The RNA shown here (c-di-GMP-I riboswitch aptamer) has 102 nucleotides and comes from Rubripirellula lacrimiformis. Model confidence (mean pLDDT): 83 of 100. Its Rfam family is "c-di-GMP-I riboswitch aptamer". Rfam's curators write: GEMM was predicted in a large-scale screen for bacterial structured RNA regulatory elements.
[in-house]
RNA sequence: CCAUGACAAAGGCAACCCGUUUGAGAAGGCGGGGCGCAAAGCUAUCGGGUCCGUGGGUCUCACGAGCAAUCGUGUCGACCUCAGGAAUGCCGGGCUGCCAAG
Numbered sequence: 001c002c003a004u005g006a007c008a009a010a011g012g013c014a015a016c017c018c019g020u021u022u023g024a025g026a027a028g029g030c031g032g033g034g035c036g037c038a039a040a041g042c043u044a045u046c047g048g049g050u051c052c053g054u055g056g057g058u059c060u061c062a063c064g065a066g067c068a069a070u071c072g073u074g075u076c077g078a079c080c081u082c083a084g085g086a087a088u089g090c091c092g093g094g095c096u097g098c099c100a101a102g
Stems, first nucleotide, its partner, number of pairs: 004100002012037002016033007035089001041095003046092003050086003054083002056080004061074005
């Protein structure tokens, strides 16, 4: 230097639950405990996938206009996810990095 990862040492992180708090939500912050993690450090403006649904769209419904086709408005609900948002502890990539028994 490259690889590898031990019931090693020194430290580090913290799923989930509880309390509190922010957010519409996914989820985030803080405190306690501690499932796990050798990159569970950074990158979501690296790619794929996942999640949310305030805004937007479609449909239903109601009301209004119109001879009608249709159009407008509104809201409960359903669906979509274009804008936007969340998570790197889903997978892969990139960058950086502690220790050293074999």